A computed fold for a 118-nucleotide RNA from Bacillus taeanensis, annotated as SAM riboswitch aptamer (S box leader).
RNA sequence: UUCUUAUCAAGAGAGGUGGAGGGACCGGCCCGUUGAAACCUCAGCAACCAGCCGCUGGUGGUGGUCAGGUGCUAAUUCCUACAGAAGCAAAGCAGUCGUGCUUUUGUAAAGAUAAGAA
Numbered sequence: 001u002u003c004u005u006a007u008c009a010a011g012a013g014a015g016g017u018g019g020a021g022g023g024a025c026c027g028g029c030c031c032g033u034u035g036a037a038a039c040c041u042c043a044g045c046a047a048c049c050a051g052c053c054g055c056u057g058g059u060g061g062u063g064g065u066c067a068g069g070u071g072c073u074a075a076u077u078c079c080u081a082c083a084g085a086a087g088c089a090a091a092g093c094a095g096u097c098g099u100g101c102u103u104u105u106g107u108a109a110a111g112a113u114a115a116g117a118a
Base pairs, nucleotide, nucleotide: 001118002117003116004115005114006113007112008111013042014041015040016039017038021031022030023029027079028078043073044072045071047070048069049068051065052064053063054062055061056060077110081107082106083105084104085103086102087101088100089099
């Protein structure tokens, strides 16, 4: 770097240096001189491996603990695409079809993290 699997609605910040960007990308919408990114120090959270203790069973699953290895510490992965349902709006009225918006469910794409393989 590529592939596979799993998870992604929760959780968790203070200093110092720094000086304008950042939230992966598109489009939005947000954060930021009441200091962005980046670097350093300490702290915290607990997703996956590892350790320990249990339950179950057939080599698997699950609960707790720990904070060792990675990781993380604004907003659901901040939202988006497609399909379904409901509601609202406009169109003289009703029905139907279509359009726009909101809510909700599912799926996909892309991304992030971990483990394994090449």